[in-house]
RNA sequence: ACUGCUCUUCGGGGUUGGGUGUAAAUCCCUACCGGCGGUAAAAGUCCGCGAAGUCGCCUGUGGCGAACCCGAAUCUGUGAAAUUCAGAUACCGACGGUAAAGUCCGGAUGAUAGAAGAGUCGC
Numbered sequence: 001a002c003u004g005c006u007c008u009u010c011g012g013g014g015u016u017g018g019g020u021g022u023a024a025a026u027c028c029c030u031a032c033c034g035g036c037g038g039u040a041a042a043a044g045u046c047c048g049c050g051a052a053g054u055c056g057c058c059u060g061u062g063g064c065g066a067a068c069c070c071g072a073a074u075c076u077g078u079g080a081a082a083u084u085c086a087g088a089u090a091c092c093g094a095c096g097g098u099a100a101a102g103u104c105c106g107g108a109u110g111a112u113a114g115a116a117g118a119g120u121c122g123c
Base pairs, nucleotide, nucleotide: 002122004120005119006118007117008116009115010114017029018028019027031103032102033093034092035049036048037047038046044091045090053068054067055065056064057063058062073089074088075087076086077085095106096105097104
């Protein structure tokens, strides 16, 4: 210095103002939000990953799976380089509950992509 292993810490934001109604943060108008890695240059909408759900397997209050599923963007400009920046106009958002929910409540004081650090074995 590199690799592997172990451990620790961290690791998701958002309903403003109105309308209708017996009732809506759920409908309508408006408002607001944007996980992680990558990419010639910074990304919710490019390429991937994770969460939720489904299915399968196992030693089954749980665990595992490179199984399934898995949303949405264009134009103009600058530049060596940008679907990432600037300008403009759009669009998207698991499941259960409840007047139909990206924003409320719940699983979740959870889990995870990963980030940082410490230790240690080996070479």